Predicted 3D model of a 111-nucleotide RNA (Glycine riboswitch aptamer) from Nitrosomonas sp. NCBI's taxonomy places the organism under Bacteria, Pseudomonadota, Betaproteobacteria, Nitrosomonadaceae, Nitrosomonas.
[in-house]
RNA sequence: AACAGGCAAUCUGGAGAGCGUCGAGAUUUAUAAUCGGCCACCGAAGGGGCACGCGGAUUUCAACAAUAACAUCACCGCAAAUCUCUCAGGUAAAAAGGACAGAGGGGUGGA
Numbered sequence: 001a002a003c004a005g006g007c008a009a010u011c012u013g014g015a016g017a018g019c020g021u022c023g024a025g026a027u028u029u030a031u032a033a034u035c036g037g038c039c040a041c042c043g044a045a046g047g048g049g050c051a052c053g054c055g056g057a058u059u060u061c062a063a064c065a066a067u068a069a070c071a072u073c074a075c076c077g078c079a080a081a082u083c084u085c086u087c088a089g090g091u092a093a094a095a096a097g098g099a100c101a102g103a104g105g106g107g108u109g110g111a
Stems, first nucleotide, its partner, number of pairs: 007106001010103004018039001020038005040091003046087001047085003053078004060071001
């Protein structure tokens, strides 16, 4: 000097589930949206939970007894997801959001 991976801006794709019901206010042709209550649903913002495994291990364990290296019970800690929970969020179209995937490659650092 060149350069890989990861990360940012930006662009693209991106599912599921009630136009539920009652009341209120505003607006209105009407509906939807908003606030409050009730019921039914979705899982892919976020969040919670769990396995294998790893570590600890006061108990147990060596042909009398004692001891207890290794191992080890209960228990404790770490520990994944598109699994699961449904707190949050969401449930006509549109808008917004959206795990994940593709593109992208600015900046920083190192050698």

Annotation:
Its Rfam family is "Glycine riboswitch aptamer". For this family Rfam cites "A glycine-dependent riboswitch that uses cooperative binding to control gene expression" (Mandal et al., Science, 2004). Gene Ontology term of the family: glycine biosynthetic process.